RNAcentral holds the sequence, with entries from ENA.
A computed fold for a 73-nucleotide RNA from an Actinomycetota bacterium, annotated as transfer RNA.
């Protein structure tokens, strides 16, 4: 240098005929216990890598980029 993939919460990841962004681990406050662990409730955490584009509206479609995985030279 081509060519495929993936990039969403502090971590693993979901979400697609475009139309309110979510679980699960884990955090934080309350309840139960004498304490722990453990259950239960309830709460915070996100410019969906990044720039532009089409659209009444983009995580979702285009083009650009930049990082990782990989497969060919």
């Nucleotide at each position: 240098g081509g060519g495929g993939g993936c990039g969403u919460a502090g971590c693993u990841c979901a979400g697609u005929u475009g139309g309110u962004a979510g679980a699960g681990c884990g955090c934080c406050a309350c309840g139960a216990u004498g304490g722990c662990a453990u259950c239960g409730u309830g709460g915070a955490a996100g410019u969906c890598g990044c720039c532009a584009g089409u659209u009444c509206g983009a995580c979702u479609c285009u083009g650009g980029u930049c990082g990782c995985c990989u497969c060919c030279a």
Record summary: Its Rfam family is "tRNA". By type it is a transfer RNA. Its mean pLDDT, the model's own confidence on a scale to 100, is 81.